[in-house]
Predicted 3D model of a 73-nucleotide RNA (transfer RNA) from Dictyostelium purpureum. Model confidence (mean pLDDT): 83 of 100.

RNA sequence: GCUCGAUUAGCAAAGUUGGAAUUGCGACAGCCUUCUAAGCUGUAGGUCCUGGGAUCGAGACCCAGAUUGAGCG
Numbered sequence: 001g002c003u004c005g006a007u008u009a010g011c012a013a014a015g016u017u018g019g020a021a022u023u024g025c026g027a028c029a030g031c032c033u034u035c036u037a038a039g040c041u042g043u044a045g046g047u048c049c050u051g052g053g054a055u056c057g058a059g060a061c062c063c064a065g066a067u068u069g070a071g072c073g
Base pairs, nucleotide, nucleotide: 001072002071003070004069005068006067007066010025011024012023013022019056027043028042029041030040031039049065050064051063052062053061
C1' cells in the first nucleotide's frame, strides 16, 4: 500500500426482509432471611464509532473518515 472483518447500556452479545433496539451479567430499590449470601420482583442506564447521502422512515443500504483485528504484498 491492497483486501476482508469488527465497533450496539458499565461488560459480553443478539438484532433475519428498512417500520425505530433486546437478552445475560453487573448497578440500584423492594420482597424473603435474625444478618449476609442465594432466590424472586421491579427500576435506571443507549448520540447503535464519527460525518455525509439516498429514503416518508436507517442499528441494517451507499460514500468518506476513525479505532481495532486478520490476510496479502

Notes:
The RNAcentral record of the sequence draws on Rfam. Its Rfam family is "tRNA". Gene Ontology term of the family: triplet codon-amino acid adaptor activity.